[in-house]
RNA sequence: CGAGUCGACCGGGCGGUCGCGUCGGUGUUCCUCCGGGAGCAUCGCCGAGGAACGUCCGGACUCCACAGAGCAGGGUGGUUGCUAACGGCAACCCGGGGUGACCCGCGGGAAAGUGCCACAGAGAAGAGACCGCCGGCCUCGUGCCGGUAAGGGUGAAACGGUGGGGUAAGAGCCCACCAGCACCCCGGGCGACCGGGGUGGCUCGGUAAACCCCACCCGGAGCAAGGCCAAGCAAGGCCACCGCCGCGAGGCGGGGGCCGGCGCAGGCAUUCGAGGGCUGCUCGCCCGAGUCUGCGGGUAGGCCGCAAGAGCAUGUCGGCAACGGCACGCCUAGAUGGAUGACCGCCGCCGGUGGCCGCAGGGCCGCCGCGCACAAAAUCCGGCGUACAGGUCGACUCGUCCG
RNA sequence: GGUCCUGUGGAGCAGUUGGAGUGCUCGCCGCCCUGUCAAGGCGGAGGUCGCGGGUUCAAGUCCCGUCAGGACCG
Numbered sequence: 001c002g003a004g005u006c007g008a009c010c011g012g013g014c015g016g017u018c019g020c021g022u023c024g025g026u027g028u029u030c031c032u033c034c035g036g037g038a039g040c041a042u043c044g045c046c047g048a049g050g051a052a053c054g055u056c057c058g059g060a061c062u063c064c065a066c067a068g069a070g071c072a073g074g075g076u077g078g079u080u081g082c083u084a085a086c087g088g089c090a091a092c093c094c095g096g097g098g099u100g101a102c103c104c105g106c107g108g109g110a111a112a113g114u115g116c117c118a119c120a121g122a123g124a125a126g127a128g129a130c131c132g133c134c135g136g137c138c139u140c141g142u143g144c145c146g147g148u149a150a151g152g153g154u155g156a157a158a159c160g161g162u163g164g165g166g167u168a169a170g171a172g173c174c175c176a177c178c179a180g181c182a183c184c185c186c187g188g189g190c191g192a193c194c195g196g197g198g199u200g201g202c203u204c205g206g207u208a209a210a211c212c213c214c215a216c217c218c219g220g221a222g223c224a225a226g227g228c229c230a231a232g233c234a235a236g237g238c239c240a241c242c243g244c245c246g247c248g249a250g251g252c253g254g255g256g257g258c259c260g261g262c263g264c265a266g267g268c269a270u271u272c273g274a275g276g277g278c279u280g281c282u283c284g285c286c287c288g289a290g291u292c293u294g295c296g297g298g299u300a301g302g303c304c305g306c307a308a309g310a311g312c313a314u315g316u317c318g319g320c321a322a323c324g325g326c327a328c329g330c331c332u333a334g335a336u337g338g339a340u341g342a343c344c345g346c347c348g349c350c351g352g353u354g355g356c357c358g359c360a361g362g363g364c365c366g367c368c369g370c371g372c373a374c375a376a377a378a379u380c381c382g383g384c385g386u387a388c389a390g391g392u393c394g395a396c397u398c399g400u401c402c403g
Numbered sequence: 404g405g406u407c408c409u410g411u412g413g414a415g416c417a418g419u420u421g422g423a424g425u426g427c428u429c430g431c432c433g434c435c436c437u438g439u440c441a442a443g444g445c446g447g448a449g450g451u452c453g454c455g456g457g458u459u460c461a462a463g464u465c466c467c468g469u470c471a472g473g474a475c476c477g
Stems, first nucleotide, its partner, number of pairs: 001399010012347007020047002023044009049374001053385002056383005061222004068283004073218005078092005093107001094105004108213002113211002115207003130152002132148006138141001160178006179203001181200008226304004236259004241254005263295006275287004311330002314327005348372002350369008404476007413429005422460001431447005453469005
């Protein structure tokens, strides 16, 4: 200098003028149960992202039996760790790719069973003989019977490979070596696994991202969860008092006073129990006097949940790392038809173009541009995946040249 | 917030235990027929199976990711 691999990060900057949203202050108008609330104006603070996205996983939180058993169903799949959890992450193992840095893998079981393996081929899984080789027979032929699996041929895949012995020809039929499998032993490692030795039958095909088997995990629903208040209706409501419960908004009970009322049709029940909940089925448990279905009627408001959290930044310690401990500092959007936008100036970057300089990589000065991506919270977190103009930094590999 | 379906020549569809990308209807092109056009007859072209990756000997089909379109429930 060229070609590449991996990791981390930024996502325009400064200033000005208008505009929008939450919160806080001030002023003003209206309402009020006198506590306050609502509208408007004005001032101040704060105001999207690395993916806020897709909604593919996992959790927090809430309600349903605080969450039961079995079956069914779904998911995961090398090992050891990390974590609240995960299908995520880290390190390592095995297999594959690359000269290398490094990358990829749904990576348990095919010797439990079943299924499938098109075409070609004799034969596609405990199989078989088309050509060939060998032996026998006769009617001597492109014949028949038998043996064989070395050689040829088919195919993605053909029932171990090489050599020797053996034989009519052959064959793990026998032997040596090699590959692979099962079992045993030794050594290393927490483990996946790795290295070495021995014995055995001589050899067992592929496919589980086909059914299935094994191990482990999974109750359901989702902030329109859920709680409180108000209003309304075909019905209950209002008033004050006493007691109890709750952090609280509030609730429950008691007796008292006032006003008003029981929609329609059908089914099944009333303790030998209809129906409902545990959201597939069975069991089991709980509630239970009314309940189920259809029609009809009312509401479309407010508050909480809701933002201090598995939070962020810095330092330090432990760990190869993911990550964890400790110390100190910080507060950082909360809309509800849904706010974060528009314009101007200077700078930056990108593209085009002109001029000058330089041997060259390139540099400097101008002009032009509706140039500057992907995309935007909605209960909140941890991941994954995907999109993205342009740019920065670090580590490493290979090649060439020079010293 | 939750759930599901579809994508195959120019158009609409089939394509199931994975086995040549095959098929149907319409359309397109050429020739014949006709005085001409249509109809009819004969022949032909036209496919990244939405996209990327994987499993397998082999993928439209199985698995994963992704894009686009559509539907449903609260």